This is a predicted structure of a 74-nucleotide RNA (transfer RNA) from a bacterium. The sequence is in RNAcentral, with records from ENA. Model confidence (mean pLDDT): 81 of 100. It matches the Rfam family "tRNA". Rfam links the family to the GO term triplet codon-amino acid adaptor activity.
[in-house]
């Protein structure tokens, strides 16, 4: 150069064939517990879903181009 995958809160991953308010553990942070600490429990915040455009009543999801990243084949 070519083909194939992946991209979603700080990390690590859900989202079942496009359908209604994007969820979970961690990590943060409030508070309860404790003489104080931790464990444990209640509770909050925090994502316009890699960017950019189209299809649709509707898009995390389908398409097309770009980015990043893996893999593979020149």
């Nucleotide at each position: 150069g070519c083909g194939c995958c992946c991209a979603u809160g700080g990390c690590u991953c859900a989202a079942c064939a496009g359908g209604a308010u994007a969820g979970a553990g961690c990590a943060g942070u409030g508070g309860a517990g404790u003489c104080c600490u931790a464990a444990u429990c209640c509770g909050c915040a925090g994502g316009u879903u890699g960017c950019a455009g189209g299809u649709u009543c509707g898009a995390g999801u389908c398409c097309u181009g770009c980015u990043g990243g893996g893999c593979g084949c020149a």